[in-house]
RNA sequence: AGAGUUUGAUCCUGGCUCAGAUUGAACGCUGGUAGCAUGCUUAACACAUGCAAGUCGAGCGGUAACAGGAGAAGCUUGCUUCUCGCUAGAUAGUGGCGGACGGGUGAGUAACGCGUAGGAAUCUGCCCGUACGUGGGGGAUACCAGUUGGAAACGACUGUUAAUACCGCAUAAUACCUAAGGGUUAAAGGUGGCCUUUGUGCUACCGCGUACGGAUGAGCCUGCGUUGGAUUAGCUAGUUGGUGGGGUAAAGGCCUACCAAGGCGACGAUCCAUAGCUGAUUUGAGAGGAUGAUCAGCCACACUGGAACUGAGACACGGUCCAGACUCCUACGGGAGGCAGCAGUGGGGAAUAUUGGACAAUGGGGGAAACCCUGAUCCAGCAAUACCAUGUGUGUGAAGAAGGCCUUAGGGUUGUAAAGCACUUUAGUUAGGGAGGAAGUAAUGUUGGUUAAUAUCCGGCAUUAUUGACGUUACCUAAAGAAUAAGGACCGGCUAACUCCGUGCCAGCAGCCGCGGUAAUACGGGGGGUCCGAGCGUUAAUCGGAAUUACUGGGCGUAAAGGGUUCGUAGGUGGUAUGUUAAGUCAGAUGUGAAAGCCCAGGGCUCAACCUUGGAACUGCAUUUGAUACUGGCAAACUAGAGUAUAGUAGAGGAGUGGGGAAUUCCCAGUGUAGCGGUGAAAUGCGUAGAGAUUGGAAGGAACAUCAGUGGCGAAGGCGGCCACCUGGACAGAUACUGACGCUGAGGUGCGAAAGCGUGGGGAGCAAACAGGAUUAGAUACCCUGGUAGUCCACGCCGUAAACGAUGUCAACUAGCCGUUGGAGGGCUUGUCCCUUUAGUGGCGCAGCUAACGCGAUAAGUUGACCGCCUGGGGAGUACGGCCGCAAGGUUAAAACUCAAAUGAAUUGACGGGGGCCCGCACAAGCGGUGGAGCAUGUGGUUUAAUUCGAUGCAACGCGAAGAACCUUACCAGGUCUUGACAUCCUGCGAAUUUUCUAGAGAUAGAUUAGUGCCUUCGGGAACGCAGUGACAGGUGCUGCAUGGCUGUCGUCAGCUCGUGUCGUGAGAUGUUGGGUUAAGUCCCGUAACGAGCGCAACCCUUGUCCUUAGUUGCCAGCGCGUAAUGGCGGGAACUCUAAGGAGACUGCCGGUGACAAACCGGAGGAAGGUGGGGACGACGUCAAGUCAUCAUGGCCCUUACGACCUGGGCUACACACGUGCUACAAUGGAACGCACAGAGGGUUGCAACCUCGCGAGAGUGAGCCAAUCCCACAAAACGUUUCGUAGUCCGGAUCGGAGUCUGCAACUCGACUCCGUGAAGUCGGAAUCGCUAGUAAUCGCGGAUCAGAAUGCCGCGGUGAAUACGUUCCCGGGCCUUGUACACACCGCCCGUCACACCAUGGGAGUGGGUUGCUCCAGAAGUGGUUAGCCUAACCUUCGGGAGGGCGAUCACCACGGAGUGAUUCAUGACUGGGGUGAAGUCGUAACAAGGUA
Repeated sequence: AGAGUUUGAUCCUGGCUCAGAUUGAACGCUGGUAGCAUGCUUAACACAUGCAAGUCGAGCGGUAACAGGAGAAGCUUGCUUCUCGCUAGAUAGUGGCGGACGGGUGAGUAACGCGUAGGAAUCUGCCCGUACGUGGGGGAUACCAGUUGGAAACGACUGUUAAUACCGCAUAAUACCUAAGGGUUAAAGGUGGCCUUUGUGCUACCGCGUACGGAUGAGCCUGCGUUGGAUUAGCUAGUUGGUGGGGUAAAGGCCUACCAAGGCGACGAUCCAUAGCUGAUUUGAGAGGAUGAUCAGCCACACUGGAACUGAGACACGGUCCAGACUCCUACGGGAGGCAGCAGUGGGGAAUAUUGGACAAUGGGGGAAACCCUGAUCCAGCAAUACCAUGUGUGUGAAGAAGGCCUUAGGGUUGUAAAGCACUUUAGUUAGGGAGGAAGUAAUGUUGGUUAAUAUCCGGCAUUAUUGACGUUACCUAAAGAAUAAGGACCGGCUAACUCCGUGCCAGCAGCCGCGGUAAUACGGGGGGUCCGAGCGUUAAUCGGAAUUACUGGGCGUAAAGGGUUCGUAGGUGGUAUGUUAAGUCAGAUGUGAAAGCCCAGGGCUCAACCUUGGAACUGCAUUUGAUACUGGCAAACUAGAGUAUAGUAGAGGAGUGGGGAAUUCCCAGUGUAGCGGUGAAAUGCGUAGAGAUUGGAAGGAACAUCAGUGGCGAAGGCGGCCACCUGGACAGAUACUGACGCUGAGGUGCGAAAGCGUGGGGAGCAAACAGGAUUAGAUACCCUGGUAGUCCACGCCGUAAACGAUGUCAACUAGCCGUUGGAGGGCUUGUCCCUUUAGUGGCGCAGCUAACGCGAUAAGUUGACCGCCUGGGGAGUACGGCCGCAAGGUUAAAACUCAAAUGAAUUGACGGGGGCCCGCACAAGCGGUGGAGCAUGUGGUUUAAUUCGAUGCAACGCGAAGAACCUUACCAGGUCUUGACAUCCUGCGAAUUUUCUAGAGAUAGAUUAGUGCCUUCGGGAACGCAGUGACAGGUGCUGCAUGGCUGUCGUCAGCUCGUGUCGUGAGAUGUUGGGUUAAGUCCCGUAACGAGCGCAACCCUUGUCCUUAGUUGCCAGCGCGUAAUGGCGGGAACUCUAAGGAGACUGCCGGUGACAAACCGGAGGAAGGUGGGGACGACGUCAAGUCAUCAUGGCCCUUACGACCUGGGCUACACACGUGCUACAAUGGAACGCACAGAGGGUUGCAACCUCGCGAGAGUGAGCCAAUCCCACAAAACGUUUCGUAGUCCGGAUCGGAGUCUGCAACUCGACUCCGUGAAGUCGGAAUCGCUAGUAAUCGCGGAUCAGAAUGCCGCGGUGAAUACGUUCCCGGGCCUUGUACACACCGCCCGUCACACCAUGGGAGUGGGUUGCUCCAGAAGUGGUUAGCCUAACCUUCGGGAGGGCGAUCACCACGGAGUGAUUCAUGACUGGGGUGAAGUCGUAACAAGGUA
């Protein structure tokens, strides 16, 4: 410090996710030791049991138990009993001090509660200092004793008694009050010692009282800071202030009476929700954010609520009273209790420890002290909960062991790892030793102080004794022995780390993207590896990354985001110069900012964590002293901003009034006749009752053609005929004046298109709704005919728009060029001119900006001021609530839930019922077909035991199959075999081989016969057969979506790319686009491109012309021989032909067009002319195209079977559907007779002549031929003659019957052919559709492969031999350029809404049940205060009657709980209901994206 994820790819915007650190954690797996921390975050839920606050006998009366001592008695002479407060000690009581600290918890609290800085009107036990005092009396009372009530708790009455308990009196000020004269107020003694007159004695110490001061602690007040919500906007009656009084320790409405009407609030009052606050902790570079465990400070609370008492201090955790809930005891009458102290229990929960030890240390309470108490504290126990340290060995050790795993079978890896050998002993175990934490205390001695004192007390020193929970401490030493000690997660990318097996969209994984549908580095296991390591992972949570709330540090034209617009309040902000002030600002000083923590530097534990010392820091606040540039305040100025006055100018600026013409419509009248109107085409509609057309007249409403213009005006909305009136603003020139008066603007206010609403008018045209007609599968639409609201006017509402420049307002600055509107100035050449300037309004464009597109002085540039708005998509601009509105609705405005994207700009493709250019038998023009019939053949379907398998739009379907009767054959039935039908290796036997017979459907089985071969080093070997054993064979079993190879297709279309350079942030572009041209990215020109490659073309084969060479089996002109005839023969090499090599054609020549090009057009010559015809040849790629059944091959599967053999059957089935063909439907024909002309092939398991037989298919015979020799082999159409005469025929031949031929082991299922007979459909074929541009279509026959036999198929061959092409609008396919796009699996794309189903959250909802709370009442415990007629009454006073004072009771005020009524708010729930979201394959349509088919 970044990374993954939107896309085919790119850049941006933007969310989601990850890597880091952290935790009082929890969970899973695992777990050696030590140190040091930490440990109920949930139920402030309920609690059994024990302990957590006592102490003082030196305050008191005293002595209940125990112990000691003394005395006495009894006697068993060491025991018992009794007495004595004598000692120590101490129960109960009284009294003092302490139980207000310490410890716990965080419920409440949004507050002077906390933090920080200040303040004045206060108190303060114990402690310190100073001053003074401590005299003299009195009356009670608990304990106790007696009586008595009660179950108990706890009392009641009578009697006795003490005090440092209580009460007077005296004294009294530097205290308090005051009317300034005066008045008021106190106490307590105890212990030790000495003296003795036994006391008011003296003395020491501890106390007591008064006052002042200090210290400490506490109370109170104030400034500032301290969560969220405005869908909480008004709150307040003791409320705000004053006066008098009361009250408090103390100021104060703290309380009360009266008076005034204030006080708080947009700088957020009130209300609601949440929350203890802080030092700090955590994260972060920081600024910030989150948190507030442990430790420390403050606050609050103590079962819930209320209340006071005591006291220095409480409204009191382990006190009191009352009310309530709960628990317990009970004799039912009454009582008791409060773990949010330490342990512990139950409960809740994912989750948090021992009913431990000790007061040894530190601290606290009491005490004179010793001491006592102390669950504070110190320790121990439990827990990997966190941090830190350390160990689980070290060295050597290659045969690279075994085993595992992988493997290309060679090896690799685990791996020096192990074993083995040699060492070491930390920690742990056992044993022994052994610090420090201890300071004190007591006794004795000595010394100093106090003192009259050698007493006491206090301090120092010495000696002795003594105090440790932890503790079997830390630490040290020794012994033994590698001995006791390693796991977890991960390994697709992010992110370090890869393979095998299993599984097969299953099981599962997953933080995000995403893996899994038979070869999963992503699931599960194994091996291996990586990262951490006594831990490792997961989950939860916080910060970070996130500049993703942006102060540091973001944005708003199109991504989310500028308010529709003006004016203007508060607020913010503000021109030039001077003076003053010193609020902001800056600097210094002082105080404070607790300690701990963080940081730095030391020190101590062996290190570290940890502890400790010092420093720094605590960015803050306050006080004070200075500075005065800037900002602010004040004062008085200035004129450049702003404004006012004044010659003028332009304008659809606004409001109301008046009048105008054209047109539509309606009405009247005339002319006139059959249609008009409307559409893609029609129809509805109008019209013979006279429309439409046309002429004249009249009515009425609305809108103002031309001018008219990226022209003008206005803040925006918006404004358009003409005239005048009223009126707002702008611009411009020159002067004068005011003197910052300015800008922006939350709330507020006015204006605000269209539609809509209300009232009243008006209504020509247009026109939602509606009606009809069309269109359509439907058509609640688009189109047409009508047509009402409305559109218009007046008044009043509404307040929204893509109210857009999708661009807030104001101001300043920053190159140019070209228009245009208004004004001013200048120039001359006076023009329809030019220059300058200013205010608008447009187009380009530099810099700059921008993600890009683009903006560019009218900024989206560079800055300043102010306002508004945004923070992923959806849910949703929705719900609820508020406000506004007559309503419609507007405005303000969420959440649950859900997704990992949604979006912007640009790029490359693809696509478009977008555009341009071009091509192709693509259409058109033609010729002939298919689709109808019958048959053949293939396919689908169906059937079947099986009808084997594959091919499926073009590009499957006479395809694999160039040929299924058996075989083939893969399928089915049955019968058989199991190392196998086939290959290699091993062992045994036998040569191999063969004859015959039996059984069987055969495979096969049994018997039988003949035969002993070849090589040899004599061991044996080779080939073959049989048997056996196991390795293995075998598989047309699966996967063409694991593959190779081969093939189809776009397409013989003209394209597809690269290097370097350049442009662009980039994907990419350029080149390859453009102008011409071509069959062609063919060529030329231009050009930020220059070149190159694969394709095109050419090179190859064939055909067309000629030449050369050669001349058999081919040829025969001339010469000769021969025949009935024939190159038959001699011979010839001319010709044809054969097969080798050459020539030839290149736009080469001429003319024209073109750009002086490429090229095109025409012509000449030529056998051939513009690639002459044909073929082979198929770029980058596309279709997961086809083929595992040609072959090869990975993986999987079968192994007495999914292998192999045999017989028979099937692949040939048949209601039907489709494709491809053949034959026809006839006269351009059929039939009969006659007769002519090919090419290319094949042939020894073969082609077969001649001859004979048969009607024929054929049969017999067999010459010739391994082929330019012989054979197949007669070509047919054509041509000539005859016949048929338009008919189901002399067409057509299916089907069927009969008889045969051939092949073959065998023609039943199931062959071909022949003859005789039979003679079906069919009379030219609907929608639709195919081929073909010349030797082509059409038509005619011939040959071949396969093959025993079996073509209408396929592959070839020649014969005869056309028609048409104007042209590119349309259909199909393709190429190039361009445009739009929400497509990229690419239009067979994407995608919207209703309905149906399932699930989820949510709104409404008659209501229902809770919580909180306001107001109005009722009520009124305990308590405090006031009053007091009743009752009681020790201290004091008394005139002895009584009084003062006190208590009880009563009553009044306040008030908790409780109750009633009525509101508000919130939560839960609710029949039904609304929309929303999500969900591989539901329904209906097709709204959007292309002109998306109506933009």
Small-subunit ribosomal RNA from an uncultured prokaryote, 1495 nucleotides, folded computationally.
Its mean pLDDT, the model's own confidence on a scale to 100, is 85.